Predicted 3D model of a 1460-nucleotide RNA (small-subunit ribosomal RNA) from an uncultured prokaryote.
Rfam family: Bacterial small subunit ribosomal RNA.
[in-house]
RNA sequence: AUUGAACGCUGGCGGUAUGCUUAACACAUGCAAGUCGAACGCGAACGUUUCUUAGGAAACAAGUAGAGUGGCGGACGGGGGAGUAACGCGGAGGAAUCUGCCUAGUAGUGGGGGGCAACCCGAGGAAACUCGGAUUAAUACCGCAUACCUUCUACGGAUGAAAGGUGAGCAAUCCUUGGAAGCUCUCGCUAUCAGAUGUGCCCGCGUCGGAUUAGCUAGUUGGUGGGGUAAAGGCCUACCAAGGCGACGAUCCGUAGCUGGUUUGAGAGGAUGAUCAGCCACACUGGGACUGAGACACGGCCCGGACUCCUACGGGAGGCAGCAGUGGGGAAUAUUGGACAAUGGGCGCAAGCCUGAUCCAGCAAUGCCGCGUGUGUGAAGAAGGCCUUAGGGUUGUAAAGCACUUUCAAUUGUGAAGAAGAGUAUAAGAUUAAUACUCUUGUACUUUGACGUUAACUUUAGAAGAAGCACCGGCUAACUCUGUGCCAGCAGCCGCGGUAAUACUGAAGGUGCAAGCGUUAAUCGGAAUUACUGGGCGUAAAGCGCACGUAGGCGGUUCGUUAAGUUGGAUGUGAAAGCCCAGGGCUCAACCUUGGAACUGCAUCCGAUACUGGCGAGCUAAAAUAUAGGAGCGGGAGGUAGAAUUUCAGGUGUAGCGAUGAAAUGCGUAGAGAUCUGAAGGAAUACCAGUGCCGAACGCGGCCUCCUGGCCUAAUAUUGACGCUGAGGUGCGAAAGCGUGGGGAGCAAACAGGAUUAGAUACCCUGGUAGUCAACGCCGUAAACGAUGUCUACUAGUCGUCGGGAUCCUUGAGGUCUUGGUGACGAAGCUAACGCGAUAAGUAGACCGCCUGGGGAGUACGGCCGCAAGGUUAAAACUCAAAUGAAUUGACGGGGGCCCGCACAAGCGGUGGAGCAUGUGGUUAAAUUCGAUGCAACGCGCAGAACCUUACCAGGGCUUGACAUCCUGCAAAUUUUCUAGAGAUAGACUUGUGCCUUCGGGAACUCUGUGACAGGUGCUGCAUGGCUGUCGUCAGCUCGUGUUGUGAAAUAUUGGGUUAAGUCCCGCAACGAGCGCAACCCCUAUCCUUAUUUGCUAGCGCGUAAUGGCGACAACUCUAAGGAGACUGCCGGUGAUAAACCGGAGGAAGGUGGGGACGACGUCAAGUCAUCAUGGCCCUUACGGGAUGGGCUACACACGUGCUACAAUGGCAGGGACAGAGGGCAGCAAUACCGCGAGGUGGAGCGAAUCCCACAAAGCUUGUCGUAGUCCGGAUUGGAGUCUGCAACUCGACUCCAUGAAGUCGGAAUCGCUAGUAAUCGUAGAUCAGAAUGCUACGGUGAAUACGGUCCCGGGCCUUGUACACACCGCCCGUCAAACCAUGGGAGUGGGAUGCAAAAGAAGUGGCUAGUCUAACCUUCGGGAGGACGGUCACCACUUUGUGUUUCAUGACUGGGGUG
Repeated sequence: AUUGAACGCUGGCGGUAUGCUUAACACAUGCAAGUCGAACGCGAACGUUUCUUAGGAAACAAGUAGAGUGGCGGACGGGGGAGUAACGCGGAGGAAUCUGCCUAGUAGUGGGGGGCAACCCGAGGAAACUCGGAUUAAUACCGCAUACCUUCUACGGAUGAAAGGUGAGCAAUCCUUGGAAGCUCUCGCUAUCAGAUGUGCCCGCGUCGGAUUAGCUAGUUGGUGGGGUAAAGGCCUACCAAGGCGACGAUCCGUAGCUGGUUUGAGAGGAUGAUCAGCCACACUGGGACUGAGACACGGCCCGGACUCCUACGGGAGGCAGCAGUGGGGAAUAUUGGACAAUGGGCGCAAGCCUGAUCCAGCAAUGCCGCGUGUGUGAAGAAGGCCUUAGGGUUGUAAAGCACUUUCAAUUGUGAAGAAGAGUAUAAGAUUAAUACUCUUGUACUUUGACGUUAACUUUAGAAGAAGCACCGGCUAACUCUGUGCCAGCAGCCGCGGUAAUACUGAAGGUGCAAGCGUUAAUCGGAAUUACUGGGCGUAAAGCGCACGUAGGCGGUUCGUUAAGUUGGAUGUGAAAGCCCAGGGCUCAACCUUGGAACUGCAUCCGAUACUGGCGAGCUAAAAUAUAGGAGCGGGAGGUAGAAUUUCAGGUGUAGCGAUGAAAUGCGUAGAGAUCUGAAGGAAUACCAGUGCCGAACGCGGCCUCCUGGCCUAAUAUUGACGCUGAGGUGCGAAAGCGUGGGGAGCAAACAGGAUUAGAUACCCUGGUAGUCAACGCCGUAAACGAUGUCUACUAGUCGUCGGGAUCCUUGAGGUCUUGGUGACGAAGCUAACGCGAUAAGUAGACCGCCUGGGGAGUACGGCCGCAAGGUUAAAACUCAAAUGAAUUGACGGGGGCCCGCACAAGCGGUGGAGCAUGUGGUUAAAUUCGAUGCAACGCGCAGAACCUUACCAGGGCUUGACAUCCUGCAAAUUUUCUAGAGAUAGACUUGUGCCUUCGGGAACUCUGUGACAGGUGCUGCAUGGCUGUCGUCAGCUCGUGUUGUGAAAUAUUGGGUUAAGUCCCGCAACGAGCGCAACCCCUAUCCUUAUUUGCUAGCGCGUAAUGGCGACAACUCUAAGGAGACUGCCGGUGAUAAACCGGAGGAAGGUGGGGACGACGUCAAGUCAUCAUGGCCCUUACGGGAUGGGCUACACACGUGCUACAAUGGCAGGGACAGAGGGCAGCAAUACCGCGAGGUGGAGCGAAUCCCACAAAGCUUGUCGUAGUCCGGAUUGGAGUCUGCAACUCGACUCCAUGAAGUCGGAAUCGCUAGUAAUCGUAGAUCAGAAUGCUACGGUGAAUACGGUCCCGGGCCUUGUACACACCGCCCGUCAAACCAUGGGAGUGGGAUGCAAAAGAAGUGGCUAGUCUAACCUUCGGGAGGACGGUCACCACUUUGUGUUUCAUGACUGGGGUG
C1' cells in the first nucleotide's frame, strides 16, 4: 500500500459497487423451458343463435381449457470449480471435417400407399403405470417417377429427394348461390453450390514443486492390408519389423481449473485468479448409449452403488454446484420480494405466451465517493473540572449571551427521463391481371413503467434531529496528576511495573483520523535477506583432499560464403472490459460513456551483415613434437653398508641397579648393573640438512644397479587451434582400522602393578598385547590448511635463496642482463578490519564446486558403497533472538617485563592461653531503645545510661496539646500555706492590681474556648542535601586544537634515562592546558633584630636559717613578633656535554631536614532520615505530650579491643633527683589541725608566665626477699567507712581491715613498628554532680634490624591472551533427578492410493444367429427382402481374490533432542 474479510467500540444522509473464501455436505416448499390451432385429428365448461318433447339437441366462435400426433426449442441462458500438470489453457499456425436456424445463387416441389396415438371398450395394479381389442388425421411414416446436382465407377453405367399450410381475390377452364382446378402473394419442403456462424481434429512454443522418484514403454514405435469416423490417425484389428521416450528431467509422487486481469513494486520481479469477460471440465456417485445439425445431455433415458421418501411389502419415486429458502459446518456472507416496463433468449405470420436470464426493490458502514452535524460575534477570560511553586495556569471564544443561515433529514405540493414500439385509420411506393392481400416508408389517433410516495423543483418550522474511535516511553504527531507496588497488568520491536511509573488503571489535557476508528488474519514492499537487473566463499555461512577426463560451456588469426543468432522495415494477430491519455454525462466525485494510445508478445515477408554461429580455404604467436644439455629425498624393483637398541652365549667382577619432584612397583648374591668378546634378529638411516630439492595431492632422506614419470634451459625445424574448464565417471589418496598367511629389535593403545590425589578409570614410573614392518586385498576419511578451485592476460619496487642461459672485464667468494621455482618487506589498489600485495585477497576474462540466521544436525529415514567399523547423499518437527567475524577500551590471568610499600625478609614487642574492664554476636526478658557488620562494624555513634539523659517497657493520667502563629473571652503577672496521691495532677486558702497612652485604646504575661494547626528519635541513606569512611598522599585523571582510523577509539600520556612523584631531561604528529605531585601555611631544629612582666638573674647592692625574696640590670634562658638560613648553590666522578645520581667540603640542619594540615577524576546504590536539613508515605484522645518505677548494667556461650600479671632487668621498704603540656570562680584551693586512709574542718592566695591542682614516675641509692603459686599475682568475697548526689537496692567511685582465685610467658594462627621510632615510665585535659584499664595531648628513659628482590598481600606503568563487561566472587561443560514438548526406532494394528495376475459381468453398442413375431416394397401369391424380439460372442462399470509397492494414523517399550 492492499482485501469478497472477521472481531471490538461507535453510528446522520445519499450515490455506487460487492456480499458462503468453510461441507462438489444434506435438502422441506415454491418458482427457474416452453411454444406453435397459419402442420393434424379430437374437444369439455362458459357464451351467442336456432330448434325443442323444455329433459335437451344442433350450429356458430377466423373454436377457449385440456391432453394427444407432429414441428422447433429443452446442447442456449443460469450454477459451482470436484477432477485435470493435460494440446486443458495461452498465444501462433495447419489440413483431412461437419454445421439446424440465417444470407446469396441454381433446380425442383409429380403421383400413390399402409399404419399408430388421441378418443371408445375391456383387463391388471395400493400407486407409478401397464396390457389387449376396435376406429382415425397430418408438414408423422413408406414406396414409385424425375435428377441441374451428389456418391460410386470397370467410364459402359449404377444410385439417391420432397409436404404442404395461410391470406386475398378472380379474367380466361369445369359444375354455375357458390365451389373445384388454376392464377397470385406469402410461409414452408427437397436437392445442390457458396457465404456467415459454430463445432471437431493436428502441430512448434509457454505453463507449479519433489532426483530421499532414474530409468519408462508391448498397441508400446513404425509399416502393409482391412475396419471405423463428419474427419487425419494404433482410433480398432491381422501380419511384419524392433522400435519410441529420458539428465534440455522420461516415469512416479504431491499440489492446482487456465487466461484477460487483480494487488504490490521505480522497474525487473513477487503473490494471486472473488465480482466482470474468454476457454475447459463437472451436474448425487460410477458406467452406457439413444435422439438430434449439435449431447454421450444440470431441471432427458437405461443400468450398478450410496442416501432419502412413499408403499397395501408385491413394487415405486427423487437428485437446488438454477433463484429464494432450511439444516449443518464456520470467525463469517443477504429476501422463501416485484416485474417482464427496458435489454436479451425460445416458440409463433402475428397478437402474444414463457423467461429467478435480466431489470428493480429489500438486508449489511463490506468497500469506494460525496454531504452534513451549524455560521459570525462574544473576556467578567463565568461556573465546574484538572494541575499548581498557592501567585496562578489550563479546559477557553470554548460555553452562556447577542445576531444570522437552513444544506441533509422532517413536512406541503408539483413532477421529468428511462417508451423504442404495438394497434386502428390513412397516404405513397414495391408486388400482382388486380385499386385485393402482403411488405416498406410517412401522417393522425389510441395505448404500454416493476422501480415509484422515483430523480429534481417547491412550501412550512426551527440550531432545531445528527461524533466517535485509537493513541500520547523511543521508532511516531501528542504530558501531567491519581491509584497500584515485579502485584494487577501492558507489549509490533526495544522493553515498562519491586512506593515519587509521561510505558499498567482512572482522570484532565493533547495528537491523529473521522461516520468511522482500532485489532486480528493475509499478500507485496522495505529485504541487494536467492542478488537477471543486483550478493558472496583467507578469518563471518561457503573452494570438492588431489588429478585425469565424457557430455556441456567458452575459445587465437586472415579471406570467402551463408544468414541460424543479431538488427531495420512492412503485414497479420495480440477479443471486449480493465490500466494510461484526451473529451462528454450524472450539481462534484466515485460511477458511466466516446475516442486514442498501449498490450513490451507471436507468426509471415522483404532488407542489412559489423559481431557470434555454420560451411570452405589458409596463417603462426596458443598448444604439441623433434634435437642438444641440466637439477632433483619424484616413483617401482633388487642388492648392500655401518652406528645404535635388544636378546642370547662366554669371560672379568661385586652389591647394588634402575626410576622420580620425592618414591615405590621392577631387576639383582640362582651374580644384576658395569665392562670385554662373539653371535642372532628386526627396524630406522646421525653428521651433510638449509622458510633447501622433487612431486597433482597424500607425500618423499644411507649407498649401488635396473626400469620409469614429470620439470627446466638454449637454438633451430615440424604440425597448425589439435586449446581451457569440466556435471556425471575413473584413478590416486596420511594415520588409524579390517581380512589372509608371515615377521616382530625398539616403541607402544588396551591391560597389570607402583605412585600422586579428597578421589585419579589421568598426567609421572615399572612392565606389556594388538599395532607399528613386508606381501596381497579392503577402507576413502583428516585443522587432507595457504582454512585461499583450475587456466589466461595485465599492473611500482627492494632484499634473499635453488636450477639454467647470455654477456663483460680487473678471472673473482666478481659485475650486469634474462628465465623457471621458492621466501621476506612493500607502492598503487583491494578488504568490515586483520591483512593481501606479480606465488594477489589488485584489474579483467573462461569454466566448475559451494553458501543463504543459531541450535536440532552433518543427525533421522530412504538410496548407494563397505567384511565390519563406518562412509556418502541428506531432511523435518521443535526451539531461540540471537549465533558469528575483526578490531577497541577496560577488567582479569596459579602470562611476561620494570617498579614501589613494615608487603616479605632481618629484628623488637605484643594478641591468641589466665583474671578483670569494655564493645559485639547470641540467648533471655515486659523492655533488655536504635544504628554501625570483611579490610573500611565490634574502648564504634557514647568527650562519660543511678533519676535526668532515654529514644525502650509496665501500670496510672492529658488531648489545640510541653513548643510556634492567628482568633474570641475572662483576668494583671505573680506569691504563700494546707490536704489527697508514687507523681503527673486535683482541691482549698492566700498575696498582688503593674507598663505606655492622643484616654478611644495598645503591648507583655496567665487562664478559658473553637478551629486552622502543632508534634513524631515513626518508614524510606535504594528519593536526597550536607558531612564522613575507603582504595590512597597511590601518581594518577582529563580537556582544547591538530593528526591517524569507516568507527569504537588512538596519539599526546608510549619510548631512552631519572625521580618519592605524569619529578625532570631527551626523543617523538603532536602542540599546549587543567585537576592532582611539589611549593606556598603551621609546629619543630640554628642564628639575628625588636620588646621585657607575673618570666630570667651573669655582674652591682640589700636581706634571709635558706630561696630572684627585694632594689636594680636588659647580658643569658624563656616568652612572641619580624627576619636570616638549604638552593644540588660549590667541588670531584658517572651520565648523552641533559635531567639526574654517587662522593665530598662548608654548615645547626643536605639533597622533599623531622612532623602536621592539605586527599585529583572516580569506585563501593559504602555509612548516616537518631546531629542537622529535606521530598514522599504514615500516626493525630496517639506512633504526640507529661509523670512514677523498671530497662539499656540480664548471662550456658562465642569473638574483637584493652588493662593487670605470671616475677629477681623483679616485688616490698627507706632515702633522695630531673619534665613538658594543660586546667581552675556553682572553680582550683595553699599553710594549719583531725583521721591509718579515702577524706574532713578551715579558708590565705588566684579569673592566673604571679596563686592552686602539683610530691612527676621509671631512673639513682640503701636494705630485704632467693625461685616458691612465693613478700609474685591480685580476682573474688566478708566487714567497716569516705565522697558526690533529692536518691548509690537493682546500678557509682574511692579508703581501711580481712580473704588471696586463675595465672609459672600461652596451639593453629595473627598484629604493630625503620629513630628520638619500637619498648617502657609517669603527667594533664575534654566529657563530667559523681563515675576511665577508653580517648586526646604531653614530656622522661630509650633500643635492635633491613642481606636482599625467590615467595605472601596491596598498588603503579608497559606488554600479551581472553568465549569476561554485574568485568574471575566472571563465564561456562557434561552426566544424574523431577516436569513439559516435538521427533526417530518398534512386535504390530487400522485406513487411503496404486501396480501385476485372475475372477466377475448389469445396461449398452457391435458381430453372429432364422427360435418367435412381422403394416407399407417385390412376388411365380408358395414366399422373399427388410425389421423387431430372443439367443450367443467380444468389449466393459460396480464388485471379489491373491500378491507387491507407497502413504497416513496409531503402538507396550526404547533412542537421542529441545525448554525452564
The sequence is in RNAcentral, with records from ENA. Model confidence (mean pLDDT): 84 of 100.